[in-house]
């Protein structure tokens, strides 16, 4: 150097919160005298299906509850 694993910790997982359990990613550069500091770029995971078009469809969940918005339906 490179790759695995572990530990913490940070992001994500098609419309909003919030508990909880699952997966997924997690580097690179550059400037600041120097720093274990700070800022900026770049970049992972992530951004729904079906169809050549035309155009059609499912859901506030990645699973489970609960809240809120929506939206049909009965009843008062």
């Nucleotide at each position: 150097a490179u790759c695995u694993c572990g530990a913490g910790g940070g992001g994500c997982g098609a419309u909003g919160g919030a508990g909880u359990c699952c997966g997924c990613c997690c580097g690179a550069g550059u400037c600041g005298a120097a720093a274990c500091c700070g800022a900026c770029u770049c970049g992972a995971a992530c951004c729904g299906c079906c169809g050549g078009a035309c155009g059609g469809c499912u859901g506030a969940u990645g699973g489970c509850u609960c809240c809120u918005g929506c939206u049909c339906g009965c009843g008062g």
Description: Fluoride riboswitch aptamer (crcB RNA motif) from an uncultured Thermomicrobiaceae bacterium, 76 nucleotides, folded computationally. The coordinates come from a structure-prediction model, not an experiment, and the mean pLDDT is 80. Of the family's consensus pairs, 100% are formed in the model.